[in-house]
């Protein structure tokens, strides 16, 4: 260079048009002689960036960016 999946909370990953969410982790609080485990509760988002369709975009389209993987050409 070509094609392909993928990019969402600190980490791992749901939502494929109509109020952005789950586990775990992080806080406070119950509980307990204490600690762990458990239970409530709190917080935490530029949905890579940018442009387009739509009444409406994490979702569709196009560009870029960045990470995986295949493929090829040069030496």
């Nucleotide at each position: 260079g070509c094609c392909g999946a993928c990019g969402u909370a600190g980490c791992u990953c749901a939502g494929u048009g109509g109020c952005a969410g789950a586990g775990c982790a992080g806080c406070u609080c119950a509980c307990u002689c204490g600690u762990a485990a458990u239970g409530a509760g709190c917080a935490g988002g530029u949905c890579a960036a940018g442009g387009g369709u739509u009444c409406a975009a994490c979702u569709c389209c196009c560009u870029u960016c960045g990470u995986c993987g295949g493929c090829u050409c040069c030496a």
Predicted 3D model of a 75-nucleotide RNA (transfer RNA) from a Deltaproteobacteria bacterium. The sequence was found in a public genome assembly. Its mean pLDDT, the model's own confidence on a scale to 100, is 81. Taxonomically the source falls in Myxococcia (Bacteria, Pseudomonadati, Myxococcota). Its Rfam family is "tRNA".